[in-house]
Molecule: transfer RNA
Organism: Pirellulales bacterium
RNA sequence: CGGCGCGUGGGGUAGCCUGGAAACCCGUGUGCUUCGGGAGCACAAGAUCGGCGGUUCAAAUCCGCCCGCGCCGA
Numbered sequence: 001c002g003g004c005g006c007g008u009g010g011g012g013u014a015g016c017c018u019g020g021a022a023a024c025c026c027g028u029g030u031g032c033u034u035c036g037g038g039a040g041c042a043c044a045a046g047a048u049c050g051g052c053g054g055u056u057c058a059a060a061u062c063c064g065c066c067c068g069c070g071c072c073g074a
Base pairs, nucleotide, nucleotide: 001073002072003071004070005069006068007067010026011025012024013023020057028044029043030042031041032040050066051065052064053063054062
């Protein structure tokens, strides 16, 4: 320098191809249960989806550029 892949709650992932209300697991908080803790059950908080633009009635999803990480090539 070129090519490819990845970036989504505190952690790990799905959703992206085929645009239409962001889901699951763990964790956290509250309540129930318990002598207490753990386990279990119920409820809740928490991500404007790496950044900036573009397309569109509508973008996590499509397009462009940039940033970060990884792999390959020179």